[in-house]
Transfer RNA from a Thermoplasmata archaeon, 71 nucleotides, folded computationally.
The coordinates come from a structure-prediction model, not an experiment, and the mean pLDDT is 82.
The RNAcentral record of the sequence draws on ENA.
It matches the Rfam family "tRNA". The family's RNA type in Rfam is transfer RNA.
RNA sequence: GCAGGCGUAAUCUAGUGGUAGGAUUCAGGCCUUCCAAGCCUGCAACCCGGGUUCGAAUCCCGGCGCCUGCA
Repeated sequence: GCAGGCGUAAUCUAGUGGUAGGAUUCAGGCCUUCCAAGCCUGCAACCCGGGUUCGAAUCCCGGCGCCUGCA
C1' cells in the first nucleotide's frame, strides 16, 4: 500500500429497518448472629460525521480504531 472482518454499559454478549435485551460488576433491599451464597429492585451503552427512509444499532458513503491475510 491492497483486501476482508469487527466496533453496543466498567467487562462479555444478543439484536439483519419499528420499545436497545441478557450475564457479570456497581448501588439499595430481603435472607443470615456476621460473611459468603441465594432472591428482588435499580443505575449504566449503540466509535464519529453525512446520506437513504415515516422510522437506522441495523442499509449506503466517508473518517477513526482494532484484528486477520497479501505485498